The RNA shown here (TPP riboswitch aptamer (THI element)) has 100 nucleotides and comes from a Bacteroidota bacterium. Lineage of the source: Bacteria > Pseudomonadati > Bacteroidota. The coordinates come from a structure-prediction model, not an experiment, and the mean pLDDT is 76.
RNA sequence: CCUGUCCGUUAGGGGUGCUAUCCCUGCAAAGGAUGGCUGAGAUAAACCCUACGAACCUGAUCUGGGUAAUUCCAGCGGAGGAAAAUGGACGCUACUUCUC
Numbered sequence: 001c002c003u004g005u006c007c008g009u010u011a012g013g014g015g016u017g018c019u020a021u022c023c024c025u026g027c028a029a030a031g032g033a034u035g036g037c038u039g040a041g042a043u044a045a046a047c048c049c050u051a052c053g054a055a056c057c058u059g060a061u062c063u064g065g066g067u068a069a070u071u072c073c074a075g076c077g078g079a080g081g082a083a084a085a086u087g088g089a090c091g092c093u094a095c096u097u098c099u100c
Base pairs, nucleotide, nucleotide: 004090005089006088007087008086009085010084011050012049013048014047016044017037018036019035020034021033022032023031056081057080058079062075063074064073065072
């Protein structure tokens, strides 16, 4: 100097759905409370992601499967978009010097 892994600082990006019961209501809807499902995360001073970018968005009221139901799973798809700077530790490599 390059590269890799890990940790940090500051800054930035992102999603928050489905469902049961109850409350509320003339009945509903909306809203609230407590549970259930998936998930890292379903509003957490959390979680994930920041270009070697599958965090997340678009296509999409898409296609197939499955579920009590769902952005549940797979496909679509390395398709199109998408948010960065810096410090430290360790390791590797190269070069130089010294010793045997």